[in-house]
RNA sequence: AUGAACGCUGGCGGCGUGCAUAACACAUUCAAGUCGAACGGAGCACGGUCCCUCGGGACUGCGCUUAGUGGCGGACGGGUGAGUAACGCGUGAGCAACCUGCCGCAUGGAGAGGAAUAACACAGGGAAACCUGUGCUAAUACCGCAUAACACAGAGGAACGGCAUCGUUCCCCUGUCAAAAGGAGUAAUCCGCCAUGCGAUGGGCUCGCGUCCGAUUAGGCAGUUGGAGAGGUAACGGCUCCCCAAACCGACGAUCGGUAGCCGGACUGAGAGGUCGAACGGUCACAUUGGAACUGAGAUACGGUCCAGACUCCUACGGGAGGCAGCAGUGGGGAAUAUUGGGCAAUGGGCGCAAGCCUGACCCAGCGACGCCGCGUGAAGGAAGAAGGUCUUCGGAUUGUAAACUUAUGUCGGCAGGGAAGAAAAACGACGGUACCUGCCAAGGAAGCCACGGCUAACUACGUGCCAGCAGCCGCGGUAAUACGUAGGUGGCAAGCGUUGUCCGGAAUUACUGGGUGUAAAGGGUGUGUAGGCGGAUUCGGAAGUCUGAUGUUAAAGCGGUGGGCUCAACCCACAGAUGCAUUAGAAACUCUGAAUCUUGAGUGCGGGAGAGGUAAGCGGAAUUCCCAGUGUAGCGGUAAAAUGCGUAGAUAUUGGGAGGAACACCAGUGGCGAAGGCGGCUUACUGGACCGCAACUGACGCUGAAACACGAAAGCGUGGGGAGCAAACAGGAUUAGAUACCCUGGUAGUCCACGCCGUAAACGAUGAAUGUUAGGUGUAGGGCGGAAAAGCUCUGUGCCGCAGCUAACGCAGUAAACAUUCCGCCUGGGGAGUACGGCCGCAAGGUUGAAACUCAAAGGAAUUGACGGGAGCCCGCACAAGCAGUGGAGUAUGUUGUUUAAUUCGAUGCAACGCGAAGAACCUUACCAGGUCUUGACAUCUGCGGAAAGACUCGCAAUGGAGUCCGUGCCCUUCGGGGAACCGCAAGACAGGUAGUGCAUGGUUGUCGUCAGCUCGUGUCGUGAGAUGUUGGGUUAAGUCCCGCAACGAGCGCAACCCCUGCGAAUAGUUGCCAGCCGGGAGACCGGAGGAACUCUAUUUGGACUGCCGUUGACAAAACGGAGGAAGGCGGGGAUGAUGUCAAAUCAUCAUGCUCUUUAUGAUCUGGGCUACAAACGUACUACAAUGGCGCGAACAGAGGGGAGCGAAGCCGCGAGGCGGAGCAAAUCCCGAAAACGCGCCCCAGUUCGGAUUGCAGGCUGCAACCCGCCUGCAUGAAGUUGGAAUUGCUAGUAAUCGCGGAUCAGCAUGCCGCGGUGAAUACGUUCCCGGGCUUUGUACACACCGCCCGUCAGACCAUGAGAGCCGGAAACACCCGAAGUCUGUGAGCUGACCGAAAGGAGGCAGCAGCCGAAGGUGGGUUCGGUGAUUGGGGU
Repeated sequence: AUGAACGCUGGCGGCGUGCAUAACACAUUCAAGUCGAACGGAGCACGGUCCCUCGGGACUGCGCUUAGUGGCGGACGGGUGAGUAACGCGUGAGCAACCUGCCGCAUGGAGAGGAAUAACACAGGGAAACCUGUGCUAAUACCGCAUAACACAGAGGAACGGCAUCGUUCCCCUGUCAAAAGGAGUAAUCCGCCAUGCGAUGGGCUCGCGUCCGAUUAGGCAGUUGGAGAGGUAACGGCUCCCCAAACCGACGAUCGGUAGCCGGACUGAGAGGUCGAACGGUCACAUUGGAACUGAGAUACGGUCCAGACUCCUACGGGAGGCAGCAGUGGGGAAUAUUGGGCAAUGGGCGCAAGCCUGACCCAGCGACGCCGCGUGAAGGAAGAAGGUCUUCGGAUUGUAAACUUAUGUCGGCAGGGAAGAAAAACGACGGUACCUGCCAAGGAAGCCACGGCUAACUACGUGCCAGCAGCCGCGGUAAUACGUAGGUGGCAAGCGUUGUCCGGAAUUACUGGGUGUAAAGGGUGUGUAGGCGGAUUCGGAAGUCUGAUGUUAAAGCGGUGGGCUCAACCCACAGAUGCAUUAGAAACUCUGAAUCUUGAGUGCGGGAGAGGUAAGCGGAAUUCCCAGUGUAGCGGUAAAAUGCGUAGAUAUUGGGAGGAACACCAGUGGCGAAGGCGGCUUACUGGACCGCAACUGACGCUGAAACACGAAAGCGUGGGGAGCAAACAGGAUUAGAUACCCUGGUAGUCCACGCCGUAAACGAUGAAUGUUAGGUGUAGGGCGGAAAAGCUCUGUGCCGCAGCUAACGCAGUAAACAUUCCGCCUGGGGAGUACGGCCGCAAGGUUGAAACUCAAAGGAAUUGACGGGAGCCCGCACAAGCAGUGGAGUAUGUUGUUUAAUUCGAUGCAACGCGAAGAACCUUACCAGGUCUUGACAUCUGCGGAAAGACUCGCAAUGGAGUCCGUGCCCUUCGGGGAACCGCAAGACAGGUAGUGCAUGGUUGUCGUCAGCUCGUGUCGUGAGAUGUUGGGUUAAGUCCCGCAACGAGCGCAACCCCUGCGAAUAGUUGCCAGCCGGGAGACCGGAGGAACUCUAUUUGGACUGCCGUUGACAAAACGGAGGAAGGCGGGGAUGAUGUCAAAUCAUCAUGCUCUUUAUGAUCUGGGCUACAAACGUACUACAAUGGCGCGAACAGAGGGGAGCGAAGCCGCGAGGCGGAGCAAAUCCCGAAAACGCGCCCCAGUUCGGAUUGCAGGCUGCAACCCGCCUGCAUGAAGUUGGAAUUGCUAGUAAUCGCGGAUCAGCAUGCCGCGGUGAAUACGUUCCCGGGCUUUGUACACACCGCCCGUCAGACCAUGAGAGCCGGAAACACCCGAAGUCUGUGAGCUGACCGAAAGGAGGCAGCAGCCGAAGGUGGGUUCGGUGAUUGGGGU
């Protein structure tokens, strides 16, 4: 934007518009008639005259009607778009090759006759339609004759002209053709008639140019092309026919197939274009399908005729009738398209002298929001910001001046009154009592639709929970959805709003304007070359292109401009203008063209050198293999390792001789040659091309190149040779889960030659050819100049680097992917697919040309950051290695899985869950189960009433609950009535409660990579950008630690340091700690006292260590190594400290918290049970297996802690656990307190004097309570286990290992956990490998990031498609048969009015018959398109 449709909604008017589908079928009415002034009748009415039987009859006049004859019109107007790719249409010309009724102008004419026929009457046939016979009659119907031209035809002559045939005019001759003496009128006159000319109008024909798609349609054509003649036509013409010739059309696309009416214009677009051809206008074609002519000025005729076909209807079955693609209307089809309306008033048409008649053309009305335009549904004021709704953080916000209310107004509407223009003298108005005007009524009757995630203007709540649904694209929905549904609000448009279809735009996404082709799709494998396209310098001419002016045309309408009319607008009117085509006048720069000239493009010639250029023939040596012979003996060969294989019948090795085939080491070079493929020993013959120099010759001879032709690696094919080595297939051996592979041993085609095919490659520089121009630098091959043997200059090749420029980037860059020009090939999203079908080529394999259905929203390029790699480099870590001790085997403890159970509560699950949450489950805890109870609740706040509270006892199956009894009044204030605080009970409701769900809604906390060295920012710079730089590089470090360099300069979080412990010292302080010296006691150990501040120690401050010093190395740095000094040395040791981030990691059961759920229960409470189960499996530990030990005896040495419901000494009792006891101590004061080690003795390698499980008995302790289910002691019992498979863990020094001690939790209960000290090793060559990590680099089709991505078969489902024995249908031709109507031709012995003739007869005509052509129909074989088909092939999802 729309001729639209659909959904929801719908007040008015104006102007438009309305079967796009079935050119399907049609009931019914209407749509083309008119003229009585052409004609004869008939009928009706009224007169006149006459007759009369008074019924009427005859004649006549005027008026009206009209079946027939006749004239004009039914060829216009109206409809439709089936056909048509065509001179059909458009545009511009032409006809010297034509016609034209009615109309206009002009000239002339209209004399004299004749014969019929409808109507009508009678008769007949038929159901009907209709027909036949006989008889009568008229004309503006019909037919001769006369006259006759400036008309026509022919012959001759003359003049002029043109466009080839020729045209025009004049003179003359010959021939030919007319008529309605009609009609009206008293008449004048008017209307008609005939002939001719001119005009006008309308048509016919011809030509230039333009006019869709397909080449998977490439050849077509026999009246075909042309000629002479004839026929035919209004006219030219193969339009038709005879004859002759063999042409004609076609790559500038013929023919064939598909589609389509064309145009003015319409829509869109900046334009160029693209799409469309409804309405309005021009034109063509058609009228049920096909054919045909007649009439006529005009038709091959929509509402005429004939024939054939199909269909419908009538019928008496014999025959007939019909054609809405006219207006309405009906059925049908369809998503879909109107009234069986009014009127001829206007405009226009037909007829008529006219009046007038006819007119579904037309003018109007009706229906449809189908479109465009205009108007309204109200306006102003109005905050208590009402109520209601929605949301809410509960405060409010919003709907919202919106409403109510107040005040005015009156468009549309309603009622009433008036009332047009449209009509040129009069009359005449369907529309229409309409438009319009006036008065009254009354805010009263008039708003919806879509959207609200982004694009895209507009947001919240609830419901739903990958469901229901949405969706134009991206995409929403899996419990907090601005995306679904609803509501509130908001946005947009508005009598409409959305959706769907279609077209253009955006899309420079077919690129003429205006694109590309190295890697995104795209350069043909290469050359030669035809057509075509393009083409050097100078001069002269022409004027096709080009440019300028003028003229004609470009219908009207439309668009745009300027004005005007309806109140505005839509709508309508007027004026000016307009690309294109044609004609004409000019210009001559450029292109073109003709002529001439030139040399620079191109070519020739002469002189040179280079080369794996090609073809053929010959020759050569090295090597492999084979054969023969010699020497020689047990292996050879092969591999990662082997085996198959060869070898005692003598191999391999080695020597000599021979055979044969293939390939040519070194030279050898991003060296050379060739168009490409490609070409490599040497020699010869033949031969192509390039290059350099000279400038003698030709004089644009050039470039490109569709088609065509030629060449064209390897593999492959055919025929014949050849065959050493190699080697598809094949065989065997290995490898492997398998191994139809990689490896090994063999081995055939083939590889080689000749001839012939094939014609493809990542045929690549993924870069077509040619010409010119555009900074440099540096190699190299061939030549020239130069000179000194150089340097340097120059031409042609071949490489690298690089500027400008280009490029999406990568990159290209005088060998362009730069700047220009010319020509060719090719591309237009991915898949399907280089497939199918068809054609061509091929012996085949196959090649070439080359789709569609369907499907996806991507496929792709270049670069970036990560991640990853059985890529690379550097580096680190108890990562490996070197060691020590373990785990994995046993028993026990403990946790987990699984199973079981009424319940075995829940969570944690690779590292990073599993002695984890739990620093301690007998009850409690406790969340689980069974049973008993409570319901404002065990806990919190608020209200009212009553009572202090608490406590004790009784009932009962356990306890709680419940019921009852007893006891008893405190504290504060007081006006002495009472009130208040705390607590308890009762009542009601707000609410409480939840270890219920969601850690994937969250906060907080935590784990992990990882104490790894990293992670970032600002500014600047680079890049189109993502990003990069900094942070990379060279060194160095434990470290992004530091130094140096650097388009970076700085900064932040991390590292380090600052903090704590420990190692040395100092100062200060000196109790509860210490005791050198003094006194006392004691055998001694030691105790006590006074005193001291020295020592140890305690605990505060401080010093110390910084690569500071020396040497070496390093770059004069950072730093490293060695040394000195020092208690300590290069971070001294340990701890705390954990960057940006990752894992939707863990936790809703620590806590907090959104949402959901629950509310006599998922809450609360009580008793008992369970969390402690036990076939099995795993993790973590303890104790062991023993002599580096066990046992007994003896006797030493810590640190760090803890202690009041506590630690608990001495002493006594007990074998012991423990008991009695109670000193001391709120702690440097008292208490808890070591073991291993050490000394002595026994054991003597064993299931033991190892080991201690298990079990029995007897005890102790805690606690309401140790049955399920605690710990400890004594006696007894004395299991497995003799060092542990695959595998695996920790540790680098005061560490591992080993020994004990303490603490938290806790009534009691550690083999666990957190700490403490004692004793106290071994080893590290080193970084190849395993694991993890850091930095750099590289590849990537990964980005959920390798636990990634992804390929193919197979199985299931669906979809479209190819092949397919065939089957069915359509289309266009062709051949033959039959042959309607009809024109034409022939015939016409039948019939025949006008004319001729005296007549006979003739002329002319008709019927009939025959022939050519001829539609439909039939037959046939092919062509082509479509449908379908068992089965089958691949493809897609």